Annotation
TPP riboswitch aptamer (THI element) from Paucilactobacillus oligofermentans DSM 15707 = LMG 22743, 90 nucleotides, folded computationally. The source organism's lineage runs through Bacteria, Bacillota, Bacilli, Lactobacillales and Paucilactobacillus oligofermentans. Its Rfam family is "TPP riboswitch aptamer (THI element)". From the family's description: Vitamin B(1) in its active form thiamin pyrophosphate (TPP) is an essential coenzyme that is synthesised by coupling of pyrimidine and thiazole moieties in bacteria. Gene Ontology term of the family: thiamine pyrophosphate binding. Model confidence (mean pLDDT): 77 of 100. The sequence is in RNAcentral, with records from Rfam and Ribocentre.

[in-house]
RNA sequence: AUAUUACAUCUGGGGUGCCUGCUUGGCUGAGAUAUACCCAUUGAACCUGCUCUGGUUAGUACCAGCGAAGGGAGAUAACCUUUUAUUUAA
Numbered sequence: 001a002u003a004u005u006a007c008a009u010c011u012g013g014g015g016u017g018c019c020u021g022c023u024u025g026g027c028u029g030a031g032a033u034a035u036a037c038c039c040a041u042u043g044a045a046c047c048u049g050c051u052c053u054g055g056u057u058a059g060u061a062c063c064a065g066c067g068a069a070g071g072g073a074g075a076u077a078a079c080c081u082u083u084u085a086u087u088u089a090a
Stems, first nucleotide, its partner, number of pairs: 001086003006081001008076003011040004016034001017027003046071003052065004
């Protein structure tokens, strides 16, 4: 110096379950309707398969598989910071 990643801004996508004697509490998780959280093609955020298969549990929750399966929502002028790579100079 060039490209690129993260950050930032705007826009968009998504989930909201299981259990318990009092709908009060408990469980896992970033988030269980939250002034929020997560994700946006380098796409496991999320949906289908799936009340699937194995384990575990109070539990159709949770963990692993399924998964080199199928779908799934983007743009940014300049400057600063940041990741990585290449080139040049000292």

Source information: RNAcentral records the identical sequence in 2 taxa. The model forms 100% of the base pairs in the Rfam consensus.